[in-house]
Molecule: transfer RNA
Organism: Candidatus Jorgensenbacteria bacterium GW2011_GWA1_48_11
RNA sequence: GCCCUCGUGGUCUAAUGGAUAAGACGUCUCCCUCCGAAGGAGGCAACAGAGGUUCGAUUCCUCUCGAGGGCA
Numbered sequence: 001g002c003c004c005u006c007g008u009g010g011u012c013u014a015a016u017g018g019a020u021a022a023g024a025c026g027u028c029u030c031c032c033u034c035c036g037a038a039g040g041a042g043g044c045a046a047c048a049g050a051g052g053u054u055c056g057a058u059u060c061c062u063c064u065c066g067a068g069g070g071c072a
Base pairs, nucleotide, nucleotide: 001071002070003069004068005067006066007065010025011024012023013022018055026044027043028042029041030040031039048064049063050062051061052060
């Protein structure tokens, strides 16, 4: 330098054109308990950035940034 894959809460994964972005862990509050743990109920928290296509984009296209891999 070229090519491929990937980027979603603090962490790990879903959603692959139709919307309230889902689940687990986490964290906070409450219940329970003599106090904790466990358990139960509820809340908080995310689409890497910018453009484009579309009635509608996490999803498709382009560029940039970042991670991993392959070739030279």